[in-house]
Context: one part of a larger RNA
């Protein structure tokens, strides 16, 4: 240096961008680095192959030859590969038109409903459970009406729908702003993929500051069940949950399936957008592109099962594995206000 794998067995990095690196589409011509060839020079001795000779034979020893995959040098080839050098459009990209969308970000608006607080009416229970008790109520509750404040979520529409790189995105309105798809004709002329390091984004808890606080509800208290109940179940209830701004950097961060390309039967539903048909005109029907789901051939798998959204046939680059347990722990840096993250053994021991 090499070999199998990575969807459930160990193994895809939690998403992206993007420096080096790796890899790179169709042609001219040129250079010969890589390649290929020929030929010289070198490859130190022993040693290991081949032959052949001396000790009685063998180990030894010796002579001879082969081999030293290598490197220099010089001539020739010029298919890939490069390097320069000019053209090209199908990869990329840019333009124009249309379009769908909970993609973000600020602001402000609006209705249910929950709670509390004033009033009104009414009286004796209410409320919770398997069944109770705690709890709340004659200092007037629970139901009902009016009227106010507060904060949090946005029923229906709501769909294996959409959107977005994951994380995630959902009441409406309005500024800002990213991505896409299709459909067209022009333009750029390989401008690509892919990414160690590196940056950026990252649910939910959790920490810091200051704000807010209805419901919810760790911790805590009480009341039950139990043999006990540090619990499941009830009455409370703080921290959180919510908002600015910073930090933390993990997840069953999951399609447990890296990212791009290509290429290999259909079928059958949905969303978007284009063409045909047809129709007053909307559907319906045909045919294609993009997305998303289900069933299925071949082909793959150990089976399950996947199959144009591949886990099938290929290639390009990354990341990860290499019995379980000790362990995602010690040590040691690196990072954090902490919690703690990331890096990551070993001795034992089956």
């Nucleotide at each position: 240096c090499u070999g199998g794998g990575c969807g459930u067995a160990a193994a895809g990095g939690g998403a992206g961008c993007g420096c080096a690196g790796g890899c790179g589409g169709u042609u001219u011509g040129g250079c010969a680095a890589g390649u290929c060839u020929a030929a010289a020079g070198u490859g130190g001795a022993a040693g290991c192959c081949c032959g052949g000779g001396g000790c009685u034979u063998a180990a030894c020893c010796u002579c001879g030859g082969a081999a030293g995959u290598g490197c220099u040098u010089u001539g020739g080839a010029u298919a890939c590969u490069g390097c320069c050098u000019g053209a090209c459009u199908u990869g990329a990209g840019u333009u124009c038109g249309u379009g769908a969308g909970a993609g973000g970000a600020a602001a402000g608006c609006g209705g249910a409903a929950u709670u509390c607080c004033a009033g009104g009416u009414g009286u004796a229970g209410c409320g919770g459970u398997g069944a109770a008790a705690u709890g709340c109520g004659u200092a007037g509750a629970u139901a009902u009406c009016u009227g106010g404040a507060g904060g949090a979520a946005c029923a229906c529409c709501g769909g294996u729908g959409g959107c977005g790189a994951a994380a995630g995105c959902g009441g409406c309105u309005u500024u800002c702003u990213g991505g896409c798809a299709c459909g067209a004709u022009a333009c750029u002329g390989a401008c690509g993929c892919u990414g160690a390091g590196g940056c950026u984004c990252g649910a939910a808890a959790g920490c810091a500051u200051g704000g807010g606080g209805a419901g919810c509800g760790a911790a805590c208290a009480g009341g039950a069940u139990u043999a006990g109940a540090u619990a499941c179940c009830c009455u409370g209830g703080u921290a959180g949950u919510c908002c600015a701004u910073g930090c933390u950097g993990u997840a069953a961060a999951c399609g447990u399936u890296g990212u791009g390309c290509a290429c290999u039967a259909g079928g059958u539903g949905u969303g978007g957008g284009a063409g045909g048909u047809a129709u007053c005109g909307a559907c319906c029907c045909c045919u294609u592109c993009c997305g998303u789901g289900c069933c299925g051939c071949a082909g793959c798998u150990a089976a399950c099962g996947c199959a144009u959204u591949a886990a099938g046939u290929g290639c390009a680059c990354c990341g990860c594995c290499u019995g379980g347990g000790g362990a995602g722990u010690a040590c040691g840096g690196u990072c954090g206000c902490a919690a703690g993250a990331c890096u990551g053994a070993a001795a034992c021991u089956c």
Model confidence (mean pLDDT): 89 of 100. The part of an RNA shown here (small-subunit ribosomal RNA, central domain) has 350 nucleotides and comes from an uncultured bacterium. Its Rfam family is "Bacterial small subunit ribosomal RNA".